[in-house]
RNA sequence: AGUCCUGUGGCUCAGUGGUUAAAGUACUCGCUUCGCAAGCGAGAAACCUGGGUUCAGUUCCCGGCAGGGCAA
Numbered sequence: 001a002g003u004c005c006u007g008u009g010g011c012u013c014a015g016u017g018g019u020u021a022a023a024g025u026a027c028u029c030g031c032u033u034c035g036c037a038a039g040c041g042a043g044a045a046a047c048c049u050g051g052g053u054u055c056a057g058u059u060c061c062c063g064g065c066a067g068g069g070c071a072a
């Protein structure tokens, strides 16, 4: 070279054509405490990249990039 799979907050992941993109953990702030931890409340933070199809793409199709499996 071949073939298959994956790519979404810092990390782990759900969502699968249309709605404000869900959650855990981590982070920040507040409450609580003499203080820390735990607990409670609030907040910031994400669709790998280019093109196509479509009224509409994170989702479908093609190429690229990155990672992984199989085989050699």
Stems, first nucleotide, its partner, number of pairs: 002070006010025003018055001027043005048064005
Molecule: transfer RNA
Organism: Callorhinchus milii